Small-subunit ribosomal RNA, 3' minor domain from a Dehalococcoidia bacterium, 147 nucleotides, folded computationally. Its mean pLDDT, the model's own confidence on a scale to 100, is 82. It matches the Rfam family "Bacterial small subunit ribosomal RNA".

[in-house]
Context: one part of a larger RNA
RNA sequence: CACCGCCCGUCACGUCAUGGAAGCCGGUAAUGCCUGAAGUCGCUGGGCGAACCCGUAAGGGACGCAGGCGCCGAGAGCAGGACUGGUAACUGGGACGAAGUCGUAACAAGGUAGCUGUACCGGAAGGUGUGGCUGGAUCACCUCCUU
Numbered sequence: 001c002a003c004c005g006c007c008c009g010u011c012a013c014g015u016c017a018u019g020g021a022a023g024c025c026g027g028u029a030a031u032g033c034c035u036g037a038a039g040u041c042g043c044u045g046g047g048c049g050a051a052c053c054c055g056u057a058a059g060g061g062a063c064g065c066a067g068g069c070g071c072c073g074a075g076a077g078c079a080g081g082a083c084u085g086g087u088a089a090c091u092g093g094g095a096c097g098a099a100g101u102c103g104u105a106a107c108a109a110g111g112u113a114g115c116u117g118u119a120c121c122g123g124a125a126g127g128u129g130u131g132g133c134u135g136g137a138u139c140a141c142c143u144c145c146u147u
Stems, first nucleotide, its partner, number of pairs: 003110001005107001008103002011100001013097004018092003023087006031079003035075001039072001041070004047065003052061003113134009
C1' cells in the first nucleotide's frame, strides 16, 4: 500500500504433531493349578562295609553307605486377570502453508447496531426466539460545568 481497505467460516490440496478405536504383536511383576532337578533335613534301610562291642568261630549288635519314601525346593507347563509398549482399518478435531472454492458474518449506523447466557435451525460464516449488557451511531429532551 489507508474501503478497489480489513476480515470470518465451511470446502479442496499439502506438511506436521496429536485424541478415539475393533483387531494384531510384544514386555513386566504377581496370583492359582500342575510338574518338579540338585541339595539339606526327616523316616526307612530286607542290599553292602575290614576297623568299635559281644563271641574261639559261625554269627549277632552298633555305626555308616547304596537304595526307597516324604517335606522344602530352582525351573518348565497351563489358566484367567493386572500394568505397560508397539502397530492398526476407520475416525475426530488442531497448527502451518504462496495461492484455490463458496459465500460476506464482524470492523462505519458494516448496510438487520454489536456483544452475550440459553434453545432451536442452517453448506459455511451464521440465522431466529427469549433474557441481559453498552464496549451503539443518529435525533430530541432533562441535569450540571465552561465560554